Record summary:
Large-subunit ribosomal RNA, domain IV from Caloglossa monosticha, 324 nucleotides, folded computationally. It is recorded under the gene name rnl. The source organism's lineage runs through Eukaryota, Rhodophyta, Florideophyceae, Ceramiales and Caloglossa.
[in-house]
Context: one part of a larger RNA
RNA sequence: CUCUCUCUAAGGAACUCGGCAAAAUAGCCCCGUAACUUCGGAAGAAGGGGUGCCCUUGUAGGGCUGCAAUAAAUAGGCCCAAGCGACUGUUUAUCAAAAACACAGGUCUCCGCGAAGUCGCAAGACAAUGUAUGGGGGCUGACGCCUGCCCAGUGCCGGAAGGUUAAAGAAGUCGGUUAGUUGUAAAACAAAGCUGAUAACUGAAGCCCCGGUGAACGGCGGCCGUAACUAUAACGGUCCUAAGGUAGCGAAAUUCCUUGUCGGGUAAGUUCCGACCCGCACGAAAGGCGUAACGAUUUGGGUACUGUCUCAGAGAGAGACUCG
Numbered sequence: 001c002u003c004u005c006u007c008u009a010a011g012g013a014a015c016u017c018g019g020c021a022a023a024a025u026a027g028c029c030c031c032g033u034a035a036c037u038u039c040g041g042a043a044g045a046a047g048g049g050g051u052g053c054c055c056u057u058g059u060a061g062g063g064c065u066g067c068a069a070u071a072a073a074u075a076g077g078c079c080c081a082a083g084c085g086a087c088u089g090u091u092u093a094u095c096a097a098a099a100a101c102a103c104a105g106g107u108c109u110c111c112g113c114g115a116a117g118u119c120g121c122a123a124g125a126c127a128a129u130g131u132a133u134g135g136g137g138g139c140u141g142a143c144g145c146c147u148g149c150c151c152a153g154u155g156c157c158g159g160a161a162g163g164u165u166a167a168a169g170a171a172g173u174c175g176g177u178u179a180g181u182u183g184u185a186a187a188a189c190a191a192a193g194c195u196g197a198u199a200a201c202u203g204a205a206g207c208c209c210c211g212g213u214g215a216a217c218g219g220c221g222g223c224c225g226u227a228a229c230u231a232u233a234a235c236g237g238u239c240c241u242a243a244g245g246u247a248g249c250g251a252a253a254u255u256c257c258u259u260g261u262c263g264g265g266u267a268a269g270u271u272c273c274g275a276c277c278c279g280c281a282c283g284a285a286a287g288g289c290g291u292a293a294c295g296a297u298u299u300g301g302g303u304a305c306u307g308u309c310u311c312a313g314a315g316a317g318a319g320a321c322u323c324g
Stems, first nucleotide, its partner, number of pairs: 001319008010310002014308001019305001027051005036041001038142001052064004065069001077303007084295002089101002105140007117126003143290004148220003153217002155213005162208003168202002172198006180189003221239005248282001249279001260276005
């Protein structure tokens, strides 16, 4: 010097990204216990007191030892406020345990049973020895209050009048071939059949078209003016749109400017809490806003406590080092 421990004057978080680590609390009995609340909780809230042994019919009252009596060991620190997620659960075996996943609940949609869906070329299997109070898929995520406007685009559902449209069928037309006819010949014409090409017309779904549909994919404006101080604009004008963001929330896990401004807390606060609204770029089941309880969650504050620190010191053991 390193490691693992023990103790420490005065101070007590001044340490630090951050009380990380350590200390403190601790059992049992009694008293006592707030906001809030879904009335269950919160709660072991908080905060106090007691605690060994002996005498005694009393458990009233006495007595005894010690610094100390749950005398060793084992055994919650607590409170306030906020974010997120309701909760118990699950997860990156081996850097992430969470606000991620799941969840009960909500909702949309498909499926009538040889179901839909999934696996398989098939046979077949699962679904299910189930049958819509069932099964599959999507989204949301307890509970409370709610969930606005847009169907123009895309998707889905419905419709079938019209347009378009395949295979297939196919009248007709144009070729090839040649019995035949004409011709002295060369050659020309050419029926039927066979064959090649072309093709009017007939022809389903789909698409176009017509409707519906947002807890389907998604979207939810701009400019100018105006009130008897100023400022602001309830109001008006105009352009565009399918419709122009409703309720609620808002410098937010979202705010660039920004350490916004005001208030609180501190002697001093880029964090935190409460407001404001100028929302760069919240917003209603990719849910909005609240919410008791819960959380090895995140953030801020306080109390207790401490070698985290001011600022170090002492000690024990194990190494290191020397000898062997």
The RNAcentral record of the full RNA draws on ENA.